[in-house]
């Protein structure tokens, strides 16, 4: 210098014309101020807030979560640690392997309560198993015997399969073998001691060798539900329906008149409907920035300072000019094209996903120069 990776941050700027939402001023016209994000996204977790349920506690069903300590309003998030798996490097060892250090991953309670499952291959995949092999002491047959046969059988040392095959090394033992016995080691169980807040680590003793799988059933422990269309206040009109008094000096029904009765219309009350709609909730908040302090860190405390969208079918837009950046063409001047992902809807903290280009820091690789 170039490339790659990780982390953090930025993610177009300025001006003009027209238009839109909100707020302020105004009698109005109008004027002024202000107007998307790091993810506003997915709606996957956790909370605030609101309503419902609930004296307290328990049981059942379904679902979720699950190493330890800390942070936090809380979390499945973050920080630190433990254990474990994989990889690189170094060391020890004949080797298996072990140790140290670095990096990455882990739904990381329980497989020694019970049930289930395991493709292919393989003899055998679980109260193990006999394909090859080894033995054939004992029993059997033959043989006078030595022995032979490999028949009953014994055997897990060796081979073969597999992701996985019942612990390793040595000595004893045996017909051959085998934790069958012993020593050391390995693993895990119980128990004591030491260190650590704890997860856990180290170690003594006893007895053991019990394969894997719980994002299979299951066992143990923990966890109320719904969501701003939550919820609160105010609250119509029309159609249609129900009812009410009798002077509304209304119409109709009876040949005429009057009275009574029925009925239509009008009036009033109620239903329709606490519906439509309006207002609040609604944005000053677990808020941002800076400085100082505490802490290994996540984070937190104190002080100063700032105000930063609030729509309701949903504003945040369109056009023009200049600059910046990228690509292509050109010897060059310059020209043409492009300018990421995306877009609030009660508000926060996370996680996940998308993102052209750029800046900074660190690591690795390559090249060049001294």
């Nucleotide at each position: 210098c170039a490339g790659a990776g990780u982390a953090a941050c930025c993610g177009g700027u300025c001006g003009g014309u027209c238009g839109c939402g909100u707020c302020u001023u105004u009698a109005a016209a109008a004027a002024g101020a202000u107007g998307a994000g790091g993810a506003a996204a997915g709606u996957c977790c956790g909370g605030g807030c609101u309503c419902c349920a609930c004296a307290g506690g328990g049981c059942a069903a379904a679902g979720g979560c699950g190493c330890u300590g800390g942070g936090u309003a809380a979390c499945a998030c973050c920080c630190a640690g433990g254990c474990u798996u994989c990889g690189a490097c170094a060391g020890a060892g004949g080797a298996a392997u072990c140790u140290g250090c670095c990096g990455a991953g882990g739904a990381c309670g329980g497989a020694a309560a019970g049930u289930g499952c395991a493709a292919c291959a393989g003899a055998a995949a679980a109260c193990a198993u006999a394909c090859c092999g080894c033995c054939g002491a004992u029993g059997g047959u033959c043989g006078c015997a030595a022995g032979a046969c490999a028949c009953a059988g014994g055997u897990a040392a060796g081979g073969u399969u597999g992701a996985a095959a019942u612990g390793g090394u040595g000595c004893g033992g045996u017909a051959a073998g085998a934790g069958c016995g012993c020593a050391c080691c390995u693993g895990g169980u119980g128990u004591g001691c030491u260190g650590g807040c704890a997860a856990c680590a180290g170690u003594g003793c006893a007895g053991c060798a019990u394969g894997g799988u719980a994002a299979a059933c299951c066992c143990c422990g923990c966890c109320g539900g719904a969501g701003c269309a939550a919820g609160a206040u105010c609250g119509a009109a029309c159609a249609g329906g129900a009812g009410u008094a009798g002077a509304g000096a209304u119409g109709g029904c009876c040949c005429g008149u009057c009275u009574c009765g029925c009925u239509a219309c009008a009036a009033c009350u109620c239903c329709g409907g606490g519906u439509a709609g309006a207002u609040c909730g609604c944005u000053a908040g677990a808020g941002g920035u800076c400085a100082g302090g505490g802490g290994a860190g996540a984070c937190u405390c104190u002080g100063a300072u700032c105000c930063c969208a609030g729509a309701u079918a949903g504003a945040u837009g369109a056009c023009c000019g200049a600059c910046g950046c990228c690509u292509u063409c050109u010897c060059a001047c310059g020209a043409a094209g492009g300018u990421a992902c995306a877009g609030a809807a009660c508000c926060c903290g996370g996680c996940u996903u998308a993102c052209a280009g750029g800046u900074u820091a660190c690591u690795c690789u390559g090249c060049u120069u001294u």